[in-house]
RNA sequence: AGUGGACUAUGCCACUCUAAACCACAUUAAGCAUAGAGCGUAGAGAGAGUGUUUAAACAUUCUCUCUGGUUGUA
Numbered sequence: 001a002g003u004g005g006a007c008u009a010u011g012c013c014a015c016u017c018u019a020a021a022c023c024a025c026a027u028u029a030a031g032c033a034u035a036g037a038g039c040g041u042a043g044a045g046a047g048a049g050u051g052u053u054u055a056a057a058c059a060u061u062c063u064c065u066c067u068g069g070u071u072g073u074a
Stems, first nucleotide, its partner, number of pairs: 001016005007036005024073003031039001042067011
């Protein structure tokens, strides 16, 4: 100098061409921290596809809307 830990900023940490890992201890689906935003994740509703099925119904994937946006101790 660059890259990474969801995004931006500020940090903390790690790595050296790679994108993982680490980041006091636990806890939570909730990701290193704070703020913002609201990505991922959680709940509710609606629609569509697939599978089981006589049909309902169930399971699963995707899209949209709403709610919310781990917690505690040192």

A computed fold for a 74-nucleotide RNA, annotated as Pistol ribozyme. Rfam family: Pistol ribozyme. The literature on the family includes a 2020 paper in Angew Chem Int Ed Engl by Teplova et al., "Crucial Roles of Two Hydrated Mg(2+) Ions in Reaction Catalysis of the Pistol Ribozyme". Rfam links the family to the GO term catalytic activity. Of the family's consensus pairs, 95% are formed in the model.